This is a predicted structure of a 78-nucleotide RNA (c-di-GMP-I riboswitch aptamer) from an Actinomycetota bacterium. The coordinates come from a structure-prediction model, not an experiment, and the mean pLDDT is 82.
[in-house]
RNA sequence: CACCGAUAAAGGCGACCUGGCCGCGAGGCCAGCAAGCAAAGUCACCGGGCCUCACGUACAGGCGUCCGGACUACCGAA
Numbered sequence: 001c002a003c004c005g006a007u008a009a010a011g012g013c014g015a016c017c018u019g020g021c022c023g024c025g026a027g028g029c030c031a032g033c034a035a036g037c038a039a040a041g042u043c044a045c046c047g048g049g050c051c052u053c054a055c056g057u058a059c060a061g062g063c064g065u066c067c068g069g070a071c072u073a074c075c076g077a078a
Base pairs, nucleotide, nucleotide: 004076005075012037013036017032018031019030020029021028022027035065041071042070043069046068047067048066049063050062051061052060
C1' cells in the first nucleotide's frame, strides 16, 4: 500500500413503530425507540430495478437500508 473484518477500542449510521410538520402522491424533515449496518458515507445527470400521478403530459418526481458500479473515509487482531 492492497485485501480482509475481531465477543477489540473510540466514534458513527438508524429499519419498524409512535408523535409533530411538509408534499396530490411515492416520500421527506424533526424528536423518541433500537431491527440491524464496516461504507446503512456521497452520486437517482453511472447502469439496472422498484414506487408516484394533483396541476399536467414529460427530457416529471421519489427510493442510496433493492443490486451492481464510481469516488471518498475511521480503527487494526488474525

Annotation:
Its Rfam family is "c-di-GMP-I riboswitch aptamer". Rfam describes the family as follows. GEMM was predicted in a large-scale screen for bacterial structured RNA regulatory elements. The sequence was found by an Rfam model in a public genome assembly.